Notes
This is a predicted structure of a 57-nucleotide RNA (nadA riboswitch) from an Acidobacteriota bacterium. It matches the Rfam family "nadA riboswitch". Rfam classes the family as a small RNA. NCBI's taxonomy places the organism under Bacteria, Pseudomonadati, Acidobacteriota. The coordinates come from a structure-prediction model, not an experiment, and the mean pLDDT is 81. The model forms 100% of the base pairs in the Rfam consensus.
[in-house]
RNA sequence: GGCUUCAACAUCCCCGCAGGCUGGGCGUGAAAAUGACGCAGCGAGCCGGCUGGAGCC
Numbered sequence: 001g002g003c004u005u006c007a008a009c010a011u012c013c014c015c016g017c018a019g020g021c022u023g024g025g026c027g028u029g030a031a032a033a034u035g036a037c038g039c040a041g042c043g044a045g046c047c048g049g050c051u052g053g054a055g056c057c
Stems, first nucleotide, its partner, number of pairs: 001057007013043001014041001016050002019047004023042001025039004
């Protein structure tokens, strides 16, 4: 350096960090609804990047 895998740290457990995509939830608005805009620990999935371990080459 490459590949694979994991999350100790956490005010029960789960949750390493910041993004993106898909799909949900809630609200606004409207009365057109397979739509628009906004909100958030969305306990749903996926993608690549980074932090820190372990293994292999």